[in-house]
Context: one part of a larger RNA
RNA sequence: CGCACACGGUGGAUGCCUUGGCGACAACAGGCGAUGAAGGACGUGGUAGCCUGCGAAAAGCCUCGGGGAGCCGGCAAACAGGCGUUGAUCCGGGGGUAUCCGAAUGGGGAAACCCACCUCCUUGGUGAGGUAUCCCAGGCUGAAUCCAUAGGUCUGGGAGGCGAACCCGGGGAAUUGAAACAUCUCAGUACCCGGAGGAAGAGAAAUCAACCGAGAUUCCGUCAGUAGCGGUGAGCGAAGGCGGAGCAGCCAGCAGUCUUUAGCGUUGGGGUUAGGAGAAGGGUCUGGAAAGGCCGGCCGCAGAGGGUGAAAGCCCCGUAUCUGAAAACCCGGACGUGGAACCAGGGCUGCAACAAGUAGGGCGGGACACGUGUAAUCCUGUCUGAAGAUGGGGGGACCAUCCUCCAAGGCUAAAUACUCGUUGUCGACCGAUAGUGAACCAGUACCGUGAGGGAAAGGCGAAAAGAACCCCGGCAAGGGGAGUGAAAGAGAACCUGAAACCGUGUGCGU
Numbered sequence: 001c002g003c004a005c006a007c008g009g010u011g012g013a014u015g016c017c018u019u020g021g022c023g024a025c026a027a028c029a030g031g032c033g034a035u036g037a038a039g040g041a042c043g044u045g046g047u048a049g050c051c052u053g054c055g056a057a058a059a060g061c062c063u064c065g066g067g068g069a070g071c072c073g074g075c076a077a078a079c080a081g082g083c084g085u086u087g088a089u090c091c092g093g094g095g096g097u098a099u100c101c102g103a104a105u106g107g108g109g110a111a112a113c114c115c116a117c118c119u120c121c122u123u124g125g126u127g128a129g130g131u132a133u134c135c136c137a138g139g140c141u142g143a144a145u146c147c148a149u150a151g152g153u154c155u156g157g158g159a160g161g162c163g164a165a166c167c168c169g170g171g172g173a174a175u176u177g178a179a180a181c182a183u184c185u186c187a188g189u190a191c192c193c194g195g196a197g198g199a200a201g202a203g204a205a206a207u208c209a210a211c212c213g214a215g216a217u218u219c220c221g222u223c224a225g226u227a228g229c230g231g232u233g234a235g236c237g238a239a240g241g242c243g244g245a246g247c248a249g250c251c252a253g254c255a256g257u258c259u260u261u262a263g264c265g266u267u268g269g270g271g272u273u274a275g276g277a278g279a280a281g282g283g284u285c286u287g288g289a290a291a292g293g294c295c296g297g298c299c300g301c302a303g304a305g306g307g308u309g310a311a312a313g314c315c316c317c318g319u320a321u322c323u324g325a326a327a328a329c330c331c332g333g334a335c336g337u338g339g340a341a342c343c344a345g346g347g348c349u350g351c352a353a354c355a356a357g358u359a360g361g362g363c364g365g366g367a368c369a370c371g372u373g374u375a376a377u378c379c380u381g382u383c384u385g386a387a388g389a390u391g392g393g394g395g396g397a398c399c400a401u402c403c404u405c406c407a408a409g410g411c412u413a414a415a416u417a418c419u420c421g422u423u424g425u426c427g428a429c430c431g432a433u434a435g436u437g438a439a440c441c442a443g444u445a446c447c448g449u450g451a452g453g454g455a456a457a458g459g460c461g462a463a464a465a466g467a468a469c470c471c472c473g474g475c476a477a478g479g480g481g482a483g484u485g486a487a488a489g490a491g492a493a494c495c496u497g498a499a500a501c502c503g504u505g506u507g508c509g510u
Base pairs, nucleotide, nucleotide: 001509002508003507004506005505006504007503008502009501015495016459017458020430021429022427023426024425025424026423027422028421029419030418031162032161039101040100041099042055043054044053046079047078049075050074051073061095062094063093064092065091066090070083071082072081106115107114108113116131117130118129119128120127133159134158135157136156137155138154139153140152141151166197167195168194169193170192171191177184181231207214208213218245219244220243221242222241228236229235249411250410251409253351254350255349256348257347258346263337264336265335266334267333269331270330271329272328273327275323276322277321282295283294284293285292297314298313299303305317306316307315360384361383362382363381364380365379366378367377370396391406392405393404394403395402446453447452466494469481470480471479472478
C1' cells in the first nucleotide's frame, strides 16, 4: 500500500412528515381614488431589534351586537406594572382619529424635504380652513377696433392616478416558413398609445335565400379542410343551410294642450358581514403513553375531517340537523296613496322631418377566406357626383326578367370572454434539488451605474422534562460522569442517517 471483516468519523441521500404550493368546481365580487387611492417613508409598546397592527387620539378611541373567563399580537422567555362576571382580551357592523411622501393639487424639489400667501379663531405660542391644471356651465369685466370678439377674473360641477386578465379603437414589426428570396407567410401576432365595462363589441335587414322560403345580434357543433384564394409555391381558408345555447324589441325635432310628476308610505321574505345548540363508553392486558388486543355496551338525519403520548363514531374540536343580527349592505315581492302607471321611453293635436357633398363614378390604397383577378360587396386620401317610393339598394363583372329589402340618425338584456380577489368544497396533483422564485422575516440576502438579475435555507422530544451538581481543560472549545427521558448511539451542528471520502483493530498478500 492492496484485499477482506469488524467498529467508527464525515456526509446528508433515502424513508416518513407538512405549516407551503399547483389545479379544478360552485357561488360571490368585478373595482379603488381629490371625502386624497395603489404603494411607501417615518413614527407608535415600560424594556434593544425585526414582523404584524396602528397613526401625534398611534398593538389603539367611541358606539352597537356576538361571546363568557381569562387577558395585555408574533419571534420570545423573563422582569416590572396593570385589566377582567359592574363582562375584559377576542369576533363582527357603524363611526372617530388617520404624521409625511405619493395623481399630489399653494410654489419649489435630489419622493417622504424646503419656502409661502389669504380667511377665521386665539392674549400668544399655535390651531382650523383655503390657494394646482384642464374641461363644462354661469356671472362680472373687457383690447387692438365703434359694436363685437380675443383675453382677464370669479362661482359651481367634473376630470386627473392605480389595477391580473378579458374588450373596443388608433398605430404596428422581425425572427420564422417558403428547405435561398422579393409577392406571400409569421400576423394585424408581439409591442406602443387611447378608451370603457362587469363584461365589451355586435344587434332589429337598403339581410339571406332561390322561384321554396327564412326573419335582429352573439356563442357552440356541423357544414368543411369543402367552395375558393395562392411566386396555383409555402400556405391561407369561408358562407347559405342544419342542430343547439339564449331570445326582445324599440326611440326621435318644434309648438300647443292634459298632468303636483316626481315618487311616497306600510308590510313581509331570501342572502352576506359575528355566532348558538348539537347524540353516544366502560373495564382489562401489553406498553413510556392506548386510540391497539380481549370482554362486553351505546349513538347515528352525526361512521366528513382534524387533534389527543400509538390505530378513537361515543375524550376534544367538529360533523348531520336545527337555529341566530342591534347595525351595515345585496336581491327580489305584496299592499296602499297618487294617478299618465305599479317601476316607466305618457297621451292627444298641429307642423316639420323620414337622413346629400350622401349613394354611385374616376385615380390610389385598405378590409372582406378572395394576393386586381371576370372581382361583385364594405371603408376612404383625392377629383367628381344622383334619384326622391311612378324612387332607390342587393341577388359575386355586366344586362334583362324575377325575387328581396329600404342606406346615408340612434338605443337595446340574455346566451359569450376573463380572474387581481372573497367564501366553500375537491384532487389516480407536488412533498423541501419536488411544488410558486419564495413552506423559513423572499422579490429578501447578494450582483449590476441602470434597466434588470436573483438565491440558499423545513423536522430534538409526547412533554423542555433543553442536562442541577462533579471532573479534565484556558473561568475555553470539546469531552467524561451524574440526572431527565421509552430512547441522549433523540443533546440543541438534535427523526431516519445511504454513498463517495477519511480512520482504528484483526487477518491475508506484497